[in-house]
Molecule: transfer RNA
Organism: Insectozyma verbasci
């Protein structure tokens, strides 16, 4: 230069034909304990990598960027 593959919460990862985004873990607050920790219970945290488009409606479909990882010259 050309194929292909990932991008969703602080961190790993789900999200099943397009219909109001969830789970460990880790975090905050309360039980609980002489306290710690582990346990229980509630809660905070994401306009889904960025833009445009199509749709009544878009993480999900179609174009562009742009960063990573792999293939091929």
């Nucleotide at each position: 230069g050309g194929g292909g593959a990932u991008u969703u919460a602080g961190c790993u990862c789900a999200g099943u034909u397009g219909g109001u985004a969830g789970a460990g873990c880790g975090c905050a607050u309360g039980c609980c304990u002489u306290g710690c920790a582990a346990g229980c219970a509630u809660g905070a945290g994401g306009c889904c990598a960025g833009g445009a488009g199509u749709u009544c409606g878009a993480c999900u479909c179609u174009c562009c960027u742009a960063a990573u990882c792999u293939c091929c010259a």